[in-house]
């Protein structure tokens, strides 16, 4: 190197315009937003994290296609599409609130093995 332990830091983004209405950042047109590891760069592939159940053991948990270039892409590059937990309040991916929280995991130092 490497693997294994333990510290210490960091680890989620987004409603702006109009229109209806007594009330909507919730409806309805246009608008924005995308954790983490894999793999040819991925919100839609595999996997996880998170979120719901459950006393626990477990369980449940969402979307993409066409066509180009490439050896190698549902990841790039054109297009046209889809999708977002629980509570709360005009019916919410975007407020508010559980959360100054949890956490995939990323770096960082220390030790062990070798």
């Nucleotide at each position: 190197a490497a693997u294994c332990u333990g510290u210490u830091u960091c680890a989620g983004g987004g409603c702006g315009g109009a229109g209806u209405g007594c009330a909507a950042u919730u409806c309805u047109c246009c608008a924005c937003u995308g954790g983490c590891g894999g793999u040819a760069a991925a919100g839609u592939c595999c996997g996880c994290g998170a979120g719901c159940c459950u006393u626990a053991u477990g369980g449940c948990c969402g979307a993409u296609u066409c066509g180009g270039u490439g050896a190698a892409a549902u990841u790039c590059c054109g297009a046209a599409a889809c999708c977002a937990a629980c509570g709360g309040u005009a019916u919410a991916g975007u407020c508010c609130g559980g959360a100054u929280g949890a956490a995939a995991g990323a770096a960082u130092c220390a030790g062990a093995u070798g």
Molecule: FMN riboswitch aptamer (RFN element)